[in-house]
Notes:
Model confidence (mean pLDDT): 81 of 100. A computed fold for a 548-nucleotide part of an RNA from a Nanobdellota archaeon, annotated as large-subunit ribosomal RNA, domain V. Lineage of the source: Archaea > Nanobdellati > Nanobdellota. It matches the Rfam family "Archaeal large subunit ribosomal RNA". For this family Rfam cites "Crystal structure of the ribosome at 5.5 A resolution" (Yusupov et al., Science, 2001).
Context: one part of a larger RNA
RNA sequence: CCGAGGACUCCAAGUGGGAAGUAAAGACCCCGUUGAACUUUACUGCAGCCUGCUAUUGUGGUUAAUUUUAUAUUGUAGCAAGGAGCUACGGCAAAAGUGAAAUACUUGCCAAUAUGAAGUUAACUGCUUAUCUCUAUAUGAGAAACAGUAGUUGGUGGGCAGUUUGGCUGGGGUGGCACCCUGCUGAAAAGAUAUCAGCAGGGCCCAAAGGUCGGCUCAGAUGGUUUGGAAAUCCAUCGUAGAGUGCAAGGGCAAAAGCCGGCUUUAUUGAGAUGACCACAAUACUCAUCUUAAUUGAGAAAUCAUGGCCUAUCGAUCUCCAAUGUGCUCCUUAGUGGGGCCUUGGAUUGACAGAAAAGUUACCACGGGGAUAACAGAGUUGUCGCUCCUGAGCGUUCACAGCGACGGAGCGGUUUGCUACAUCGAUGUCGGCUCAUCCUAACCUGGUAGUGCAGAAGCUACCAAAGGUGGGGGUGUUCACCCAUUAAAAGGGUUCGUGAGCUGGGUUUACAACGCUGUGAGGCAGUUGGUAUAAUAUCUGCUUGGAG
Repeated sequence: CCGAGGACUCCAAGUGGGAAGUAAAGACCCCGUUGAACUUUACUGCAGCCUGCUAUUGUGGUUAAUUUUAUAUUGUAGCAAGGAGCUACGGCAAAAGUGAAAUACUUGCCAAUAUGAAGUUAACUGCUUAUCUCUAUAUGAGAAACAGUAGUUGGUGGGCAGUUUGGCUGGGGUGGCACCCUGCUGAAAAGAUAUCAGCAGGGCCCAAAGGUCGGCUCAGAUGGUUUGGAAAUCCAUCGUAGAGUGCAAGGGCAAAAGCCGGCUUUAUUGAGAUGACCACAAUACUCAUCUUAAUUGAGAAAUCAUGGCCUAUCGAUCUCCAAUGUGCUCCUUAGUGGGGCCUUGGAUUGACAGAAAAGUUACCACGGGGAUAACAGAGUUGUCGCUCCUGAGCGUUCACAGCGACGGAGCGGUUUGCUACAUCGAUGUCGGCUCAUCCUAACCUGGUAGUGCAGAAGCUACCAAAGGUGGGGGUGUUCACCCAUUAAAAGGGUUCGUGAGCUGGGUUUACAACGCUGUGAGGCAGUUGGUAUAAUAUCUGCUUGGAG
C1' cells in the first nucleotide's frame, strides 16, 4: 500500500415480530324500577261504528193491550150495613128449617160481559207545513215526521294513544322458591350466625277435640278361658310410660297435660303493661304472657277459666259493604228517611310492610358493568393423556419374554368441565395459505439390552431432538374416512403461533326463502342465498446496502 473479517457510532431502503400499537365511553352478554319501534284474546282510554231515550217533532186512521168513566145485562145464594114489615089484598117477606153464609124492601159496593166516550203504550198505515234530496229555480218533483243534527245510555272498538310486562339466581334464560311462618341439624358446649345446604312441616281442624268438677290408667308381656285361630271379649299378675296428646319435629306430661262422665260457654266486654317477631338494635302487623274492672261458668270450697300441653296455622292505607247503640252530630219529614263520627268484622293484597298491568326486537337506541356471560389467559384437574407401585390371574411349566384384574401413588396442562381472578372508554373470533421456532412422552434414519431371540422378520425396554415426517379425493372444516406411494407418512407447545401478512368457505348483522313453532309481532347450536376485512410505520426488532 492492497484485500478480507470484526467492534462502535450513524445513514438509506425494505419488512411488518412487538409496543396485549392507532382508530370507535363493545354492536355480543348482563344491569337500569332508561327508552323507542312493532304485536296481541296485557291494562286503561279515545276516535269510528251499532243501539235505546230526549229535543228539533206536527196531524189522522186501523188493530191489539191497558187505565178511567157512563149505561145496560148477568151473578155459586156476588159482598156489606140497616131491616119487621110491604102490598095491586092475590101475595112477598119474617118466624121455622136448610146451609159456611138467607132471601121482602132500602142504601152502598164487587166481578164478568156488551156498547159508547176519554187517555196511554206498541205495531202497521195515511197526510203535509217542520226537515232532507234532486233539478229545468218553479205555485216543481220525491222522501217525510223517518232521516239528519245535538245531548245522553249500553255495546263494539290495536283503527289510534298512554303505559305496564316483579325479585332471588355460582352470568342470563328454562327450571325452582331457598319470596310469609314452624321444628331439628349445620352452629364450632353463652348469645348471634350464611348458601338454589340437609331432614321435615304450616296457610287448617274442633260447639267440642274449649271451660270446670269428679273418676280412671296406658303400650306390651305371661298364665287362664265355648265357638275364637298369632290377633276380637273376659279374669289374674307384672308393667316409669316402652302408649296417648287433632296435625311436623323438638320439649313436656301418670291419683295427668292421657281416657271416661256431669254441668256449661272465660273461644265474652273495657283498660293497662311485658316478651317473641328484631342477640347487640328498631316502628307497624301478628303471636304469647301478666295485672285490673265488669259479667259469667264449674266446684262444698280453696280455686280454676281471656280457647286447644308449648313452640307454626297469617295481612296496612284508601274505597265499598255489613253489624252493634233509648250513642253523638247535620239535613229533612205529619210519621218517616238520608249523610257523617265513634267501635267491630269482611284479602291465597301467598311477590305474604300489601302498585290495578302481556309480549317481540337480528331494525334497534342510550347510560353503565370486567360488580356478570361468550374467545383467549390465570387457578383447579373431576374428566382427559402419560408414568409408576402392588401382583390375583394368563402365558403347557413359570407373576413380571409379552400381558395384567381389583386397588394405590403421582406427573402433564394438548380435551372437556368448574371458578369468575385480569380485560366490556374493545387484546379482532374457526379453518386454510405463508413463514416459522421450541419440547420429547421417538414415527423413520443412529447406538444398545432382554426375548417364549436358530437365521430373516418381529415384540418390549434404554440412550439420542442432528435431519426428515410427503402427494391426492369429497367436506368451510380442525378431526375423521378413503386412494396410491414411502425409510417414515410421530405427537404436542408457541394469545387453540401467525388477519397493522393473505383469504373469508364456516360462525355471527341488515334483506330473502323453506321446514317447524307462536293468535301475532316474531323465534329455532334447523337449512339455504346474500353480506364492507381501515390506515402514507412514530419507537423497537429483523433483513439488505452504505459512511466514518